[in-house]
RNA sequence: UGAUAGAGGCGCGGCGCUCAUCAGUACCUCUCCCCAGCGGCAGGCACGCCGGGAGUGGGAAAGGGAUCGCCGCCGAAGGGUCCGGUGGGUGCACCUCCGCUGGACGCCUGGGCCGCAGGAAAAGAUCCUGUGGACUGCCAUUUUUCGUAAAUGGAGCGCUAUCA
Repeated sequence: UGAUAGAGGCGCGGCGCUCAUCAGUACCUCUCCCCAGCGGCAGGCACGCCGGGAGUGGGAAAGGGAUCGCCGCCGAAGGGUCCGGUGGGUGCACCUCCGCUGGACGCCUGGGCCGCAGGAAAAGAUCCUGUGGACUGCCAUUUUUCGUAAAUGGAGCGCUAUCA
């Protein structure tokens, strides 16, 4: 220098069954009232389409989540930026926003937990970002009672082992 194999632990991600939530919501039937123009279909213009409320009866789904099982793993993975594809009634400006998706960039983050702030979301769940705290693994330095015990610092482009 290269290759291979490993470690961190409430470790990371994917898929599937089931379950709760979503929600008595959206939506549908019937009855009554109001309205003819407000408003709505993500935003702008134009077009097109669609009314609003109350009661009765019926009544979802997706995303997100949990347990369990299986699978792939230890930059696992998450985020960010950029370049595309695609969907959001039709057309226009590829303009903004949102969702899905392909790729590039070793740009940020060792890891999980808790608090605070912001965002997504129906949500006290969960996720993402920032920040603070202790904990934990790795390496370096110092101290050392020589126990990896303590202190300080650093980052995964790291660390350990083996082979060449």
Molecule: Lysine riboswitch aptamer
Organism: bovine gut metagenome